Large-subunit ribosomal RNA, domain VI from a Planctomycetota bacterium, 250 nucleotides, folded computationally.
[in-house]
Context: one part of a larger RNA
RNA sequence: CGCAACAUAUUUGAGAGGAGUCUUCCCUAGUACGAGAGGAUUAGGAAGGACGAACCCCUGGUGCGUCUGUUGGCCUGCUAAGGCCACCGCAGAGUAGCUAAGUUCGGCAGGGAUAACUACUGAAAGCAUCUAAGUAGGAAGCCCCCCUCGAGAUGAGUCUUCGAUGAGACCCGUGGGAGACCACCACGUUGAUAGGCCGCAGGUGUAAAGGCAGAGAUGUCCUCAGCUGAGCGGUACUAACGGUCGAUCG
Repeated sequence: CGCAACAUAUUUGAGAGGAGUCUUCCCUAGUACGAGAGGAUUAGGAAGGACGAACCCCUGGUGCGUCUGUUGGCCUGCUAAGGCCACCGCAGAGUAGCUAAGUUCGGCAGGGAUAACUACUGAAAGCAUCUAAGUAGGAAGCCCCCCUCGAGAUGAGUCUUCGAUGAGACCCGUGGGAGACCACCACGUUGAUAGGCCGCAGGUGUAAAGGCAGAGAUGUCCUCAGCUGAGCGGUACUAACGGUCGAUCG
């Protein structure tokens, strides 16, 4: 921009893409077959490989400043307590998120038309013949069935509701399990959108000050303390101010 007014929500499916897998074991059965050796078709069941999708409850990884320990140095006048630099200084743990090596699920079943092939009936050609008329079966392959996208499918479809008493949309703002940007989604005081604060979970592992014991290092009590990023819930304290476009005509 189009889809003969403007919008919101819904849907059909032309078409496109994806998937489609393999192995072993048990049983049928040491049966059919075979002199024996050997050894099934088929039906049922159970595991597994690779591949794919989703997810983070479990097992782990990461988790650049969440907690702790600690070395050397500088600084807060000194002690104590802290801050900073040294690869995140080094080391031990670790929430959320992300993630695989982790977990769950998937390729099941069925229908249709067929290939090679197997047949029925059957002439041309008194026989024979699966074929010429007619009919049946037949594959991991084809079409459908399954998953995803999908009306720019210009052949532009269907349906719903609202609206000049302004539908709806955009800019702007607060943000996000969304994201390169854009887009998408939530919210904008008739408000829990983000931050702050409060509570909880989770993490770390028992803060500082003070008391006591010890010559001291240090231990112990207060103290399962103190601190705490992303998680869960609550709470308007802070910030969501403000503005624009917009539809009955050809």
The full RNA is in RNAcentral, with records from ENA. Its Rfam family is "Bacterial large subunit ribosomal RNA". Its family is annotated with ribosome and structural constituent of ribosome in the Gene Ontology. Its mean pLDDT, the model's own confidence on a scale to 100, is 87. NCBI's taxonomy places the organism under Bacteria, Pseudomonadati, Planctomycetota.